[in-house]
Context: one part of a larger RNA
RNA sequence: GCCAACGAGUUACGAUAUGUAGCGAGGUUAAGUACUUAAGGUACGGAGCCGAAGGGAAACCGAGUCUGAAUAGGGCGCAAAGUUGCAUGUCGUAGACCCGAAACCGGGUGACCUAUCCAUGGCCAGGAUGAAGCGACAGUAAAAUGUCGUGGAGGUCCGAACCACGUUGGUGUUGAAAAACCAUGGGAUGAGCUGUGGAUAGCGGAGAAAUUCCAAUCGAACUCGGAGAUAGCUGGUUCUCCUCGAAAUAGCUUUAGGGCUAGCGUCGAUUAACUGAGUACUGGAGGUAGAGCACUGAAUAGGCUAGGGGGCAUACCGCUUACCGAACCUUAUCAAACUCCGAAUGCCAGAUACUUUUAUUUCGGCAGUCAGACUGCGAAUGAUAAGAUCCGUAGUCAAAAGGGAAACAGCCCAGACCAUCAGCUAAGGUCCCAAAGUGUAAGUUAAGUGGUAAAGGAUGUGGGAUUUCUAAGACAACUAGGAUGUUGGCUUAGAAGCAGCCACUCAUUUAAAGAGUGCGUAAUAGCUCACUAGUCAAGAGAUCCCGCGCCGAAGAUGUCCGGGGCUAAAACUUACCACCGAAGCUAUGGAUUCACAUUUAAUAUGUGAGUGGUAGAGGAGCUUUCUGCAUUGGCUGAAGUCGUACCGAAAGGAGCGGUGGACGAUGCAGAAGUGAGAAUGUUGGC
Numbered sequence: 001g002c003c004a005a006c007g008a009g010u011u012a013c014g015a016u017a018u019g020u021a022g023c024g025a026g027g028u029u030a031a032g033u034a035c036u037u038a039a040g041g042u043a044c045g046g047a048g049c050c051g052a053a054g055g056g057a058a059a060c061c062g063a064g065u066c067u068g069a070a071u072a073g074g075g076c077g078c079a080a081a082g083u084u085g086c087a088u089g090u091c092g093u094a095g096a097c098c099c100g101a102a103a104c105c106g107g108g109u110g111a112c113c114u115a116u117c118c119a120u121g122g123c124c125a126g127g128a129u130g131a132a133g134c135g136a137c138a139g140u141a142a143a144a145u146g147u148c149g150u151g152g153a154g155g156u157c158c159g160a161a162c163c164a165c166g167u168u169g170g171u172g173u174u175g176a177a178a179a180a181c182c183a184u185g186g187g188a189u190g191a192g193c194u195g196u197g198g199a200u201a202g203c204g205g206a207g208a209a210a211u212u213c214c215a216a217u218c219g220a221a222c223u224c225g226g227a228g229a230u231a232g233c234u235g236g237u238u239c240u241c242c243u244c245g246a247a248a249u250a251g252c253u254u255u256a257g258g259g260c261u262a263g264c265g266u267c268g269a270u271u272a273a274c275u276g277a278g279u280a281c282u283g284g285a286g287g288u289a290g291a292g293c294a295c296u297g298a299a300u301a302g303g304c305u306a307g308g309g310g311g312c313a314u315a316c317c318g319c320u321u322a323c324c325g326a327a328c329c330u331u332a333u334c335a336a337a338c339u340c341c342g343a344a345u346g347c348c349a350g351a352u353a354c355u356u357u358u359a360u361u362u363c364g365g366c367a368g369u370c371a372g373a374c375u376g377c378g379a380a381u382g383a384u385a386a387g388a389u390c391c392g393u394a395g396u397c398a399a400a401a402g403g404g405a406a407a408c409a410g411c412c413c414a415g416a417c418c419a420u421c422a423g424c425u426a427a428g429g430u431c432c433c434a435a436a437g438u439g440u441a442a443g444u445u446a447a448g449u450g451g452u453a454a455a456g457g458a459u460g461u462g463g464g465a466u467u468u469c470u471a472a473g474a475c476a477a478c479u480a481g482g483a484u485g486u487u488g489g490c491u492u493a494g495a496a497g498c499a500g501c502c503a504c505u506c507a508u509u510u511a512a513a514g515a516g517u518g519c520g521u522a523a524u525a526g527c528u529c530a531c532u533a534g535u536c537a538a539g540a541g542a543u544c545c546c547g548c549g550c551c552g553a554a555g556a557u558g559u560c561c562g563g564g565g566c567u568a569a570a571a572c573u574u575a576c577c578a579c580c581g582a583a584g585c586u587a588u589g590g591a592u593u594c595a596c597a598u599u600u601a602a603u604a605u606g607u608g609a610g611u612g613g614u615a616g617a618g619g620a621g622c623u624u625u626c627u628g629c630a631u632u633g634g635c636u637g638a639a640g641u642c643g644u645a646c647c648g649a650a651a652g653g654a655g656c657g658g659u660g661g662a663c664g665a666u667g668c669a670g671a672a673g674u675g676a677g678a679a680u681g682u683u684g685g686c
């Protein structure tokens, strides 16, 4: 891992609701006793319980009573039938659907591991060093002291056994081993190692002290018990079909991943009305969008002025100002917490009309939900960031399959009862992959733009508008001229059109020619432009707007069309026709729910509208084991088992054949250890 078996809402006593049965102003027995044909037995038993009357704290009164001074008012009552079984839903108390803690408490068992201690024993090759003391000699007045010898001290040295002490490296890591092996290293007469016996026990002991050890277990051992501890947490919870179908919100919560009440679901009863919802119409409240500046504030420029600053003057009065400047006037603005104004929607209400199988109200049983997600629109927070956070509003997903978007919960289309090798459409598409147009008409694009992006840039290209020049010859090109006063004046080493400054930058000759557009020189020179003529010959410039393109444009597997591939298109714009395309709609047949009509003993037929679905509510069934009653099968072959093309909407049910070798089946009831694929489920097998 697979297979098989086992494996989770039970039972008791109460409460409540619904269904059903009995009796009914009543209903009912409990313990117990007796009897018998011994069984969901019969009879007795009225003690008790519920109901039939309530009000009051009570005395008490009573269809009333309490409050009260009250005959008032008000509160609670009267005017609606219960009760006892059985079944089902749910709740309470119990382990209460099942498995699961870490822990807590009590009684015991452990010091054969290990820690410390006590008693009594044992063990430590060999070598090295050479303390004290002692002796001899030297030495001294005597000592001290020195030398040599002897001696054999030490948590001394080297190093086996021993300790296993474990330094370093390697191997091992489903190991040979739940801590080892190999090499290397440390201690080795000591706080040494070790045998045997004994002592200390868990709210404890021991500890050269590490939360270290107390039997592979230690921030409190193990074992049995309380015990099925508790678990607002995780996981699991077993057959089928039918009807309806949520929520992820509010308030409160030592509350925030839990709960309670409300909201939203379902089932039953009730309500039947100018109820509910929608559309049209009418009437309202309002201060948003927008707009505005009349208020409150912000804020621009100018004018004017009170006041202030400076100057003059100064006893005082004053005068003046290229300064600042409230208020006021004009001009141009801004605002969630500004408003002289002010929509659209939405909201409330209403006479009427229309639509809608009452969709409404109330009461009761049972829930689930309290993590929501994205998209469009309106705001906030943030950076007008986020697949961000937080509100409102609508949709989808959640709980929704199908078609489209290459793929893609939340986008677009559309809501799957079943069947069909029938038809029409939606979104989206129609060259091939790939169903359907290589469709029609007219344009645009040359960038593979299409098939990513900005500020900004550009004789890309198409269309439009305005305007200037032009056969009295434009624009471009070529030929020729482009002069004189003069090198204008100043400045300067120089300044001659062209370093710089100044000047109403003038005048002359001209077809035309600037006191000079640029290059150039040290300054000149030189080249050129403006301007003019000729040659040529017909359009040439400028500005603005619109369409489609270009550049701007750097990323990590391989190019952002799904791919191939596409250029009078298979791209874009406009118009039109045709077709494809879904579980949508239609057609044909069938099933089922509800309503209505007809009809019946049950029910059947017709018409209409429905039949996606998680949590969840309701309904109807299938199956297993056992029991009762009835019927019935079986050695001429029961159950079980294997095969099988049959029946039923499903759970499921038959028939036949093989195998098997003794028990079964059907109908109606009853009772449950009644259905497995999941629980790191349990046991067995492989």
Base pairs, nucleotide, nucleotide: 001686002685003684004683005682006681011094012093013092014091015090016089017088018087019086020085021084022083023082026050027049028048032044033043034042035041054061055060064076065075066074067073097236098235100233104226105225106224107223108222109221115200116199117198118197119196120195121194122193123192124190126158127157128156129154133150134149135148136147137146138145162187163186165185168183169182170181171180202218204214205213206212211220239621240620241619242618243617244616249262250261251260252259253258263369264368265366266365267364268363269362275359276356277355278354279353280352281350282349283348284347290341291339292338296335297334298333301330302329303328307324308323309321310320311319312318372397373396374395375394376393377392378391380389381388402413403412404411417590418589419588420587422586423585424584428580429579430578431564432563433562437577439576440575441574442573443572444571450566456551457550460548461547462546463545464544465543466542467541468540469539477535478534479533480532481531483508484507485506488502489501490500514529518527519526591611592610593609594608595607596606597605598604622675624672625671626670627669628668629667630666631665632664633663640659641658642657643656644655646653647652

The part of an RNA shown here (large-subunit ribosomal RNA, domain II) has 686 nucleotides and comes from Clostridium senegalense. Lineage of the source: Bacteria > Clostridia > Eubacteriales > Clostridiaceae > Clostridium. Its mean pLDDT, the model's own confidence on a scale to 100, is 83.